[in-house]
The prediction has a mean pLDDT of 82.
This is a predicted structure of a 72-nucleotide RNA (transfer RNA) from a Minisyncoccota bacterium.
It matches the Rfam family "tRNA". Its family is annotated with triplet codon-amino acid adaptor activity in the Gene Ontology.
Lineage of the source: Bacteria > Bacillati > Minisyncoccota.
RNA sequence: GCCCCUAUAGUUCAACGGAUAGAAUGCUAGCCUUCGAAGCUAGAGAUGGCGGUUCGAAUCCGUCUAGGGGCG
Numbered sequence: 001g002c003c004c005c006u007a008u009a010g011u012u013c014a015a016c017g018g019a020u021a022g023a024a025u026g027c028u029a030g031c032c033u034u035c036g037a038a039g040c041u042a043g044a045g046a047u048g049g050c051g052g053u054u055c056g057a058a059u060c061c062g063u064c065u066a067g068g069g070g071c072g
Stems, first nucleotide, its partner, number of pairs: 001071007010025004018055001027043005048064005
């Protein structure tokens, strides 16, 4: 220098182009308990940036950024 893959809650992962982006775990509050742990209930929390296509984009396209891999 060229090519390929990946980027979604704190973390690990889901989500035919169409439902309020879902689950586990973690976190917070409550219940329970003598106090904790465990258990139960509730809550907060995310689509890497910018543009494009589309009635509609996490999903498709371009570019940038970051990470990983291959070739030279």